[in-house]
RNA sequence: CCCUUAUCCAGAACGGCGGAGGGAGCGGCCCUAUGAUGCCAGGCAACCGGCCUAGCUGUCGGCUAGACAGCGGGACACGGUGCCAAAUCCGACGUCCCCAUUGGGGGCGAGAGAUGAGGG
Numbered sequence: 001c002c003c004u005u006a007u008c009c010a011g012a013a014c015g016g017c018g019g020a021g022g023g024a025g026c027g028g029c030c031c032u033a034u035g036a037u038g039c040c041a042g043g044c045a046a047c048c049g050g051c052c053u054a055g056c057u058g059u060c061g062g063c064u065a066g067a068c069a070g071c072g073g074g075a076c077a078c079g080g081u082g083c084c085a086a087a088u089c090c091g092a093c094g095u096c097c098c099c100a101u102u103g104g105g106g107g108c109g110a111g112a113g114a115u116g117a118g119g120g
Stems, first nucleotide, its partner, number of pairs: 001120008015040003021031003026091003042084003047080003051074003055071006088112001093109007
C1' cells in the first nucleotide's frame, strides 16, 4: 500500500507543557488567545489475547473424577490496539416519501473515511 470482514446516534479532559491553527479531502457549518491541533498526565471502552463459566454440543478418559475444543454467557483495562467537541459534525452518488416548486425536510442503500481482526 492492497484485499476480506465487523463496528461507527452509547462512553470518556478538572490539570501540566506549549503556542496557531484544527475538525481526512471538497462544499458547508463549526471549534479555537475564555488558548485549539499536538505531547504528558488522566479517563472511556470489551475489537484481539489472557481469565472465569453449575449453559449447549463434540472428542478424549479405567466412561468415574475430569481434561480439551467449538458455541453461548460473564468479569476485568492485565497484555495488544483503539478512542476521549458536534452521529463518521452535515452534505456530496442512487432510490423512495413528504412539503412545496425549481427549493426544503426525511427514510433506505451505495461511495468515501476511521478503528479492530485476518490475509497478501

This is a predicted structure of a 120-nucleotide RNA (SAM riboswitch aptamer (S box leader)) from SAR202 cluster bacterium Casp-Chloro-G3. Rfam family: SAM riboswitch aptamer (S box leader). About the family: The SAM riboswitch is found upstream of a number of genes which code for proteins involved in methionine or cysteine biosynthesis in Gram-positive bacteria. Its family is annotated with regulation of gene expression in the Gene Ontology. The prediction has a mean pLDDT of 81. The sequence was found by an Rfam model in a public genome assembly. The organism belongs to SAR202 cluster, within Bacteria.